[in-house]
Molecule: transfer RNA
Organism: Bacteroidota bacterium
RNA sequence: GGAGUAGUAGUUCAGUUGGUGAGAAUGUUGGUCUGUCGAACCAAAGGUCGUGGGUUCAAGUCCCAUCUACUCCGCCA
Numbered sequence: 001g002g003a004g005u006a007g008u009a010g011u012u013c014a015g016u017u018g019g020u021g022a023g024a025a026u027g028u029u030g031g032u033c034u035g036u037c038g039a040a041c042c043a044a045a046g047g048u049c050g051u052g053g054g055u056u057c058a059a060g061u062c063c064c065a066u067c068u069a070c071u072c073c074g075c076c077a
Base pairs, nucleotide, nucleotide: 001073002072003071004070005069006068007067010026011025012024013023019057028044029043030042031041032040050066051065052064053063054062
């Protein structure tokens, strides 16, 4: 330098022909329970879907550019 994969909640990850509200587990906070802690149960908070544009009535999903990480190939030494 070329090609490809990935980026979604604090963390690990789902989310396929684009189509109502953006989700799970875990963690955090509160409550119930318990003599206490833990466990269990209930509830809540937590998201610019990497960034910037474009297409569309409608984009996490399609297109372009770009950033980061990883993999493969190539070049120099």